[in-house]
RNA sequence: AGAGUUUGAUCCUGGCUCAGAAUAAGCGCUGGCGGCGUGCCUAACACAUGCAAGUCGAGCGAGAAAGUCUCUUCGGAGGCGAGUACAGCGGCGGACGGGUGAGUAACACGUAAGAAUUUACCCUUUAGUGAAGGAUACCUCUGAGAAAUCAGGGUUAAUACUGCAUACGUUUCUACGGAAAGAAAGGUGGCCUCUUUGCUGCCGCUAAAGGAUAAGCUUGCGGGCUAUUAGCUUGUUGGUGAGGUAAAGGCUCACCAAGGCGAUGAUGGCUAGCCGGCCUGAGAGGGUGUACGGCCACAUUGGAACUUGGACACGGUCCGGACUCCUACGGGAGGCAGCAGUGAGGAAUAUUGCGCAAUGGGCGAAAGCCUGACGCAGCGACGCCGCGUGGGGGAUGAAGGUCUUCGGAUCGUAAACUCCUGUUAAGUGGGAAGAAAGAGCUAUCUUUAACAGAGAUAGCAGAUGACGGUACCAUUAGAGAAAGCACCGGCUAACUUCGUGCCAGCAGCCGCGGUAAUACGAGGGGUGCAAGCGUUAUUCGGAAUCAUUGGGUGUAAAGGGUGCGUAGACGGCAUAUUAAGUUGGUUGUUAAAUUCUCCGGCCUAACCGGAGGUCAGCGAUCAAAACUGAUAAGCUAGAGGGUGGAAGAGAGAAGUGGAAUCCUCGGAGUAGCGGUAAAAUGCGUAGAUCUCGAGAGGAACACCAAUGGCGAAGGCAGCUUCUUGGUCCACACCUGACGUUGAGGCACGAAAGCGUGGGUAGCAAACAGGAUUAGAUACCCUGGUAGUCCACGCCGUAAACGAUGAUCACUAGACGUCAGUUCUGCUUGCAGAAUUGGUGUCGCAGCUAACGCGUUAAGUGAUCCGCCUGGGGACUACGAUCGCAAGAUUAAAACUCAAAGGAAUUGACGGGGGCCCGCACAAGCGGUGGAACAUGUGGUUUAAUUCGACAAUCCGCGAGGAACCUUACCUAGACUUGACAUGCUUCUGACAGCUGUGGAAACACAGUCUUUCAUAGUUUACUAUGGACAGUUGCACAGGUGCUGCAUGGUUGUCGUCAGCUCGUGUCGUGAGAUGUUGGGUUAAGUCCUUUAACGAGCGCAACUCCUGCCGAUAGUUGCCAUCCUCUGGAGCACUCUAUCGGGACUGCCUGGGAAACCAGGAGGAAGGUGGGAAUGACGUCAAAUCAUCAUGGUCCUUAUGUCUAGGGCUACACACGUGUUACAAUGGCCGGUACAAUGGGCAGCAAUCCCGCGAGGGGGAGCGAAUCUCAAAAAGCCGGUCUAAGUUCGGAUUGCAGUCUGCAACUCGACUGCAUGAAGUUGAAAUCGCUAGUAAUCGCGUAUCAGCAACGACGCGGUGAAUACGUUCACGGGCCUUGUACACACCGCCCGUCACACCACGAAAGCUGUUUGUACCCGAAGUCAUCUUAGCCAACCCUCUGGGAGGCGGGUGCCUAAGGUAUGAGGAGUGAUUGGGGUGAAGUCGUAACAAGGUA
Repeated sequence: AGAGUUUGAUCCUGGCUCAGAAUAAGCGCUGGCGGCGUGCCUAACACAUGCAAGUCGAGCGAGAAAGUCUCUUCGGAGGCGAGUACAGCGGCGGACGGGUGAGUAACACGUAAGAAUUUACCCUUUAGUGAAGGAUACCUCUGAGAAAUCAGGGUUAAUACUGCAUACGUUUCUACGGAAAGAAAGGUGGCCUCUUUGCUGCCGCUAAAGGAUAAGCUUGCGGGCUAUUAGCUUGUUGGUGAGGUAAAGGCUCACCAAGGCGAUGAUGGCUAGCCGGCCUGAGAGGGUGUACGGCCACAUUGGAACUUGGACACGGUCCGGACUCCUACGGGAGGCAGCAGUGAGGAAUAUUGCGCAAUGGGCGAAAGCCUGACGCAGCGACGCCGCGUGGGGGAUGAAGGUCUUCGGAUCGUAAACUCCUGUUAAGUGGGAAGAAAGAGCUAUCUUUAACAGAGAUAGCAGAUGACGGUACCAUUAGAGAAAGCACCGGCUAACUUCGUGCCAGCAGCCGCGGUAAUACGAGGGGUGCAAGCGUUAUUCGGAAUCAUUGGGUGUAAAGGGUGCGUAGACGGCAUAUUAAGUUGGUUGUUAAAUUCUCCGGCCUAACCGGAGGUCAGCGAUCAAAACUGAUAAGCUAGAGGGUGGAAGAGAGAAGUGGAAUCCUCGGAGUAGCGGUAAAAUGCGUAGAUCUCGAGAGGAACACCAAUGGCGAAGGCAGCUUCUUGGUCCACACCUGACGUUGAGGCACGAAAGCGUGGGUAGCAAACAGGAUUAGAUACCCUGGUAGUCCACGCCGUAAACGAUGAUCACUAGACGUCAGUUCUGCUUGCAGAAUUGGUGUCGCAGCUAACGCGUUAAGUGAUCCGCCUGGGGACUACGAUCGCAAGAUUAAAACUCAAAGGAAUUGACGGGGGCCCGCACAAGCGGUGGAACAUGUGGUUUAAUUCGACAAUCCGCGAGGAACCUUACCUAGACUUGACAUGCUUCUGACAGCUGUGGAAACACAGUCUUUCAUAGUUUACUAUGGACAGUUGCACAGGUGCUGCAUGGUUGUCGUCAGCUCGUGUCGUGAGAUGUUGGGUUAAGUCCUUUAACGAGCGCAACUCCUGCCGAUAGUUGCCAUCCUCUGGAGCACUCUAUCGGGACUGCCUGGGAAACCAGGAGGAAGGUGGGAAUGACGUCAAAUCAUCAUGGUCCUUAUGUCUAGGGCUACACACGUGUUACAAUGGCCGGUACAAUGGGCAGCAAUCCCGCGAGGGGGAGCGAAUCUCAAAAAGCCGGUCUAAGUUCGGAUUGCAGUCUGCAACUCGACUGCAUGAAGUUGAAAUCGCUAGUAAUCGCGUAUCAGCAACGACGCGGUGAAUACGUUCACGGGCCUUGUACACACCGCCCGUCACACCACGAAAGCUGUUUGUACCCGAAGUCAUCUUAGCCAACCCUCUGGGAGGCGGGUGCCUAAGGUAUGAGGAGUGAUUGGGGUGAAGUCGUAACAAGGUA
């Protein structure tokens, strides 16, 4: 620091997602050790049990027991225990410490100030501490009660309580002289003393002042959301007086005034403890408030006070409520949000531990006691930090796994093996620091009469450890006990095999999976991190994606429809003063901790300690005066006014004019009019349309007329008059900043619509009819009502658009146009120049994603306002406001998607445009489609009818030849290393051939026949080894026309022989891309020329190749023959021909046109403008065809999906289609005669002459491996004859009989011949095919395949030999340019809405349920306060004392008031039959609205 994702690709906008860091975390897998931290985020839910606040005998009275000792008359007594324990009175402390975050949006908190206060204990200072009194708890007795507890009688003490005395200071009053009021408590140590008394130290007590600490109060500023909460408030705001408080104050009350708060957001609603800090971030910010620290609030819920220095009190009291427990049913008890712990809730959070040793707190003079504060330990990888799980050597690169191209590679020096080390864990032994104060003792000093005592300083000795026998140290043995998790398609480091087969599954986003998945699952391997690793959740970051730093608003989301104007914001020139803002200095504060820097301590780190330091905020103070503000007095450049001119559909009102439509009347006139693509509805013989004249009525104003004018916008158009707004120009006379913008507000505001009343000619929603159509609730036509018009009143919206807010300034120009002014040309006409204001086009710089904008900015700056933040849901719901209504304004959420979008690019497409070509149409000729047959296909059938090919680009196609074979199919019979290949291995020397038997054959069996080479041994025979051949056994393997052409190679079809397809360099563009390749001409052609930011080049085109057409040369056998001779010959090569080499044609020449290319015409020439034909097929398209030519990956079968054999099938047949053949006849059929080719083939062959047969053919065989022989007859043609318009002398199907040939074989299932038979068919509907010249048409001939043949097919050959083309409007295909596009799988595209089905969230809804809250009223506990009470009770003080008074207790009443109740509103939540739209959902229905002129823009 970025990356992925919208597209075919691009740039931009814009969202979504990822990589980082973090956490009080949870879950999954795994888990060795230690240190330091941390641990109920949920139910402020309920709690069993234990503990968490006591202490003081040096304040007070009383005062045991167990036990033990002594005595004893054995009944008991006494001592110690012990002035101890328990309890009580009294003092201090239970307001701290500890917990929690419910409430609280508030002076609660933070920060900075302030004045009207209190403060126990502590410190300093001053003064005092005198003398009396009456009670009471404990205790004892009696009584009540289950208990808790209570009542009464009696006794007693105090630092408890009450008077009195005194009072410098205190308080009150004051005539400033003074007067009045108001305290206290003692304890303990020492000395002296018989005791009291006294003196003194210390601790206390009282009064007062000051300090410290702590607390209360007030104020400025700061930090949540919401306006779909806009008004709130009556003690409310202020005053006077009184009360109350520690204290100011409506804090409370009486009276008076009517204020106070609020758009700078009051009031209400929702949420929330606040801060130091913590996390993140470059920062600014954003998020957060667990642990630690400060503050606040709370203690089961609500209320209340008492006590106290301090509470309205967590472990206090009273009352009301809920809940739990005890109960003898009468009554009582309780409050873990203290520490542990339990249940519940939850994804989730620990021990009912040890100790007061340390630190701190309470009490105490102290010892000490108490302390779940705290210190420690336990549990949890919850977090951070550290350590380890070994190190060196070790290649036959072991075994094994995995992969493999089968060679090997990899795990991998990894292991084994060997040599070492010894952290941690384990054992053994040792073993800390944390502990020093206080108290005690000693010494000195101070105090004192004092060597008591107390205080200060110094010293001494001994005591105290929960953790813990822990940290740490030493030592022993021993590599021994210690590695996992996630990921490996891209982002993102890391790849292979198998399994699976849109299944199972994965997924953060994009997306993987439909038989070769680096994406699923597993294995191997790898990458990352590591005692952890992943994942989930949350926060910040990336996100400049709310933009202060640091965004935008013409078209992507976004300028308000327009103006006037309030608050606000901003504001010209110059002077003076001020000092609010601003700047600088000094200063206070900003607690500590944290963060940062440095140093230090635990071995290191985390952690801890010390020192230092920064920004910023607030306050105080001093200074400066430029800028902003304020004040004062000015200026004229902004703004406004004045005077004189100018233009205008600016506005309102009244009047008026002509043309046209329609209607009415009259005349004339006759059969149609009207309307459309074509029609019909409609009108018309009752007289229309048309035409002439007259009249009525309403609405709109032709020409002028214009990127002309005016207006703020909407908008404004005949003419005249009246009223009226604004603008411009000139002059520079006046005012003197009066300005700009403008939230709210007010006004205006097209069309449609609404209300009332008019009006209504034309037009025209709705509606009716006619057409169109599959339908046509549309487009077209005929009618037609609201409405359109007027008056008055509403509505308040538009693509209200320049999709561009207003104002000001600045920044090259060129050319138009409107309204002025000034000047020049001699004034007029007219022209030109300058200048001001409008309105346009182009354009520099600049801007912009691009398109584009460009002095009329979308440029550069300034001020103010509105608005935007992904698409959909949604210009919606609910609520509110406005409206008569329609509706408008304001305006969400749930849910859902990973896009939606802008501009531009390349294609493709268009029922867009332009240009051009093609047997594409047209013009012609001949066909197909109808018939019969042949052949192929579909379908059907079948045991099988093998397989493939399906728009063009399948269908006489693979097949250029299925009777067996072929053959792949079916049935049946057989074989299993196999019909075929290679290697190893066992055995053998046969197998084959021939004959026979069985069988359909394969096959089986029998007979017969019957090897070989080399070497060695060896006399031979023979044996051994090796090889060849052949068979045989077994193992590897063979084999497959099984599957996948969507895994492939190769080959092929098609667009298309169409003229295109690209590249290098350069240039342009941010880029995709463009340019070149476009334009103007020309061509068959991207052929060539020219122009030209392009210049060149490649693949295509053309040419080169072959055939053919002319000529020449060479060569003449088998060819030829002018010439010799009639001969099986000779001569010759002139000609034809053959086959080799050359020539020839190049727009070369001429004329015309043209810039050229080139075109038109002509000459010559066999041939003329690529002469004709063939071969040749660019980049690519169709996942086109082929695994069945062949090859091949993968997969499947292996006594079968392989192999062999026989028979059958591929030839079936209601039917449909394609391609052909033969015909339908006279341009013909038949008969006779007669003429002229070329290409080809031939030895398992072609076969002549001759003979036989009507013929197919047979016999026979000369010649010929062929320019020699042969197939071989060419046919149409020509010359004669006949037929005479008919189902025929046309046509030949079908069928019968008889034959021929091939072949093992002709039944299924061949071809041909003869005789006989003689079907359909008389030129073919819609539709459709071929062909532009030696072509179509027509005629025959040949060849391949092949035993034969389905051939009428295919491929070739020659003979005869036409017609037509005006032309490119239209249909088809193609090319180029251009245009639109929402298409890119590219129009066979995309895509909209209803309906049907499923699911999801939301709204409405009769209501129902609980909750919060307002108002009014009722009731009203406890309690404070007030008031009453000599009526009940009572010790202190007073009195005249059996009593009375003061005072208290008790009781009554009143105000306030919690909970509760009644009534009635409001808010929000849940639920609700039914209902509404919305969203989502691979293959539902109906149409086709949009995107192209989308077929009605």
The RNA shown here (small-subunit ribosomal RNA) has 1497 nucleotides and comes from a metagenome. Its mean pLDDT, the model's own confidence on a scale to 100, is 83. It matches the Rfam family "Bacterial small subunit ribosomal RNA".